[in-house]
A computed fold for a 348-nucleotide part of an RNA from an uncultured bacterium, annotated as small-subunit ribosomal RNA, central domain. The RNAcentral record of the full RNA draws on ENA. Its mean pLDDT, the model's own confidence on a scale to 100, is 89. Its Rfam family is "Bacterial small subunit ribosomal RNA".
Context: one part of a larger RNA
């Protein structure tokens, strides 16, 4: 490379968007680039295949065919692709109307606790553990009764429940806004799918200024445990964790399953709407999520199983023994921590 593949064996990129590009509903004319047939030139000779013949055979050589898949012109065919021109409505997409939800920014109030300070009542223990001790406490701790500061987080409700591209996202109120379902009508009329380079965002830690600091806790002290204990436990305790702007860009960024869109038996629960029905959220049936078992099929087995890992199609990424090694060097990026892109040798 072709080929086989990527849920767990090596592989789906964190995720959106979206440029090139690839592919792309049905109908009709038109053209005739792709394609498809003829015919007509070339496609040098040796060489490779055939046949035949010559050296006593072979090897070799002489002869003749094919063959040269190719390339031009040229004459047709017009299902498909393509181009062009018109007109469709089913893909998609717009308005009306109605709903849903911890979807996002900003603010704005609250209550439970924890810890701190005061001031009152009270006395001798408190706190921690396998059991202890550092710790706190007669300068009066803990407990408790009012006050008062302050910072984080929001019990219950709460649920294989929602709602977002993913990461993620919970107290209530409110401003502002982003999506999405489902119905019934009306419009535009293929306007679409996926997308290398690009852009956007991305938990946590961590970094950079400036604040904030209640609890919790890397480092760090002690106090145990141990043969030791630079851990588990305890007793403290700073960075951080909080916030506002700026970077960093990585995770078991998991559903380890990459978007679309087609087809292919059922049951059972749940959330959102929507029709018919019913005394009745009763039942039916249906559209779009979320979950659980399972026919066919698939799969090395686990298992998956209309939300496929089933049958198919379009485009991306990535994968080719195992260690070196996600390192080295070199480029890009970063403030720096590092990120990204990524190898040889070797060795087994």
């Nucleotide at each position: 490379u072709u080929g086989g593949g990527u849920u767990u064996a090596a592989a789906g990129g964190g995720u959106c968007c979206g440029u090139a590009g690839g592919c792309g509903g049905a109908c009709u004319u038109a053209u005739a680039a792709g394609u498809c047939a003829g015919u007509g030139g070339u496609g040098a000779a040796a060489g490779c295949c055939u046949g035949u013949c010559g050296c006593u055979u072979a090897a070799c050589g002489a002869u003749a065919g094919a063959a040269c898949u190719g390339c031009c012109a040229u004459u047709g065919a017009u299902a498909c692709u393509g181009c062009a021109a018109g007109g469709c409505u089913g893909g998609a997409g717009u308005a009306u109307a109605u709903u849903u939800g911890a979807g996002g920014u900003a603010g704005c109030u609250g209550g439970a606790a924890u810890u701190c300070c005061g001031c009152g009542u009270g006395u001798a223990g408190c706190a921690g553990u396998g059991a202890a001790a550092u710790g706190c406490a007669u300068a009066g701790a803990u407990a408790u009764g009012c006050g008062g500061a302050g910072g984080a987080a929001c019990a219950c409700c709460g649920a294989u429940g929602g709602c977002g591209a993913a990461g993620g996202c919970a107290a209530u109120c409110c401003c502002c806004u982003g999506g999405g379902c489902c119905u019934g009508c009306a419009c535009u009329g293929a306007c679409g799918c996926u997308c290398a380079u690009g852009c956007a965002c991305g938990a946590a830690a961590g970094c950079g200024u400036g604040g904030g600091g209640a609890g919790c806790a890397a480092a760090c002290a002690g106090g145990a445990u141990u043969a030791g204990a630079u851990a588990c436990c305890c007793u403290g305790g700073u960075a951080g964790u909080c916030c506002a702007c700026g970077c960093c860009c990585u995770a078991a960024a998991c559903g380890a399953u990459g978007u679309c869109a087609a087809c292919u038996g059922g049951u059972u629960g749940u959330u959102g709407g929507g029709u018919c029905u019913u005394c009745a959220c009763u039942g039916a049936c249906u559209c779009a999520g979320u979950a659980a078992c399972g026919a066919a099929g698939c799969u090395a087995a686990c298992g998956c199983g209309u939300g496929a890992a089933g049958u198919u199609g379009a485009c991306c990424g990535c994968c080719u023994g195992g260690g070196g090694a996600g390192u080295a060097c070199g480029g890009c990026c970063g403030c720096a921590a590092g990120g990204u892109u990524g190898a040889g040798a070797c060795u087994c």